This is a predicted structure of a 348-nucleotide part of an RNA (small-subunit ribosomal RNA, central domain) from Candidatus Devosia symbiotica. Its Rfam family is "Bacterial small subunit ribosomal RNA". Gene Ontology terms of the family: structural constituent of ribosome and ribosome.
[in-house]
Context: one part of a larger RNA
RNA sequence: CUGGGCGUAAAGCGCACGUAGGCGGAUUGGUCAGUUAGAGGUGAAAUCCCGAAGCUUAACUUCGGAACUACCUUUAAUACUGCCAGUCUAGAGUCCGGAAGAGGUAAGUGGAACUCCUAGUGUAGAGGUGGAAUUCGUAGAUAUUAGGAAGAACACCAGUGGCGAAGGCGGCUUACUGGUCCGGUACUGACGCUGAGGUGCGAAAGCGUGGGGAGCAAACAGGAUUAGAUACCCUGGUAGUCCACGCCGUAAACUAUGAGAGCUAGCCGUUGGGGGGUUUACCUCUCAGUGGCGCAGCUAACGCAUUAAGCUCUCCGCCUGGGGAGUACGGUCGCAAGAUUAAAACUC
Repeated sequence: CUGGGCGUAAAGCGCACGUAGGCGGAUUGGUCAGUUAGAGGUGAAAUCCCGAAGCUUAACUUCGGAACUACCUUUAAUACUGCCAGUCUAGAGUCCGGAAGAGGUAAGUGGAACUCCUAGUGUAGAGGUGGAAUUCGUAGAUAUUAGGAAGAACACCAGUGGCGAAGGCGGCUUACUGGUCCGGUACUGACGCUGAGGUGCGAAAGCGUGGGGAGCAAACAGGAUUAGAUACCCUGGUAGUCCACGCCGUAAACUAUGAGAGCUAGCCGUUGGGGGGUUUACCUCUCAGUGGCGCAGCUAACGCAUUAAGCUCUCCGCCUGGGGAGUACGGUCGCAAGAUUAAAACUC
C1' cells in the first nucleotide's frame, strides 16, 4: 500500500456557507461513450508456468505448448451507467393560513442588593476565624433612618423547559431582523446531498486605542497556619472583568459520537402544532422537538438501542506502537502572546 477502523483503546475538522470534484428520484424515446459477446490483427525474443529432451545428476541449455490479464479494427446486444430530447411529483423549494420561542442587533427603561457620599439617632466596639491576628473605630465606626451618586448583574417565574449551525442566549418595553414547526396542497418540476481548497462565525483568557470602574479579583502587600507555606484560611488590593472599535482563533469548542437519506418492537414523561371523539375533563390518532426505560441487532466490555453505537447507501475529515513531539526547522498568519502546517536522529 491493501486491509481494518474513529463514544471510552490511535482516530470526527469548534461550527456553518460554498467552488471544483464525487454521488444522485419516477418514467418514455433516441444514441451506443462506458459495459457485454463474437471475429480479425498486434501483443519481438528471453524470462515466468506446463510437458519433454541434452550435458553422469542438479544448476544450466535446447525443443514444444500455454500464457502475455493489454491495445487496435470490426460486427452485434441495449439491462444498467453516461449523453440528448420529452413527461411526472413522492425529494427540494415557492405560495396561503396559523403557532411557539432567553434566536440576533439597536435604543430606552425598572426594582432589589452591594459600595461610596451627605445628614439624623446612638455609643464602644466592629470585622473576621477552627481559634486568632493584620484591618476599621471616640477625628464617632458597626447598627439604624432619610436623601443622593455610580457601576455591574437581572432573585422569584425556571422546568433532563425553549431558541440558535456551533460558540451561545434569561428583568421589562419598542423598532428592525434571521430561522423553525403545523395545516392547506395552489405553483415550480430534481432545481438535490456532500464538500478538497476557499470564505465567514467562533466561550474564556490575552493584545491595541479611547472610555468606565460598584462588586469581584490573577499579580502584589500584610496577618495567620506550618518544620517550611512563594499555598489552602483572613484583611487589603492592581491589571482584568464592563462599553465602543480593531485584533487573536484557541477550549474536556463534549453527545469525547461528521453531514445527508431510507429501513428496523414497544412503553412512560414533557414542549409546540394539527385531526377525531366526548362525560369539558379526558381519551385517541398524527407531525416536529426534548428526556427516561427497553426488544431485535450491535459492542472487548461498559453500554447504544427510531435522537443508534442496529441494517444499508453517498460524500468529506481523520488514525496506523510508546517516548522524542503537537516539539525543531521551513512556510503562512499575528502588534505581541502565539496559532497553523509538521518531521527526524535517538530510545523502549
Source information: Taxonomically the source falls in Devosia (Bacteria, Pseudomonadati, Alphaproteobacteria, Hyphomicrobiales).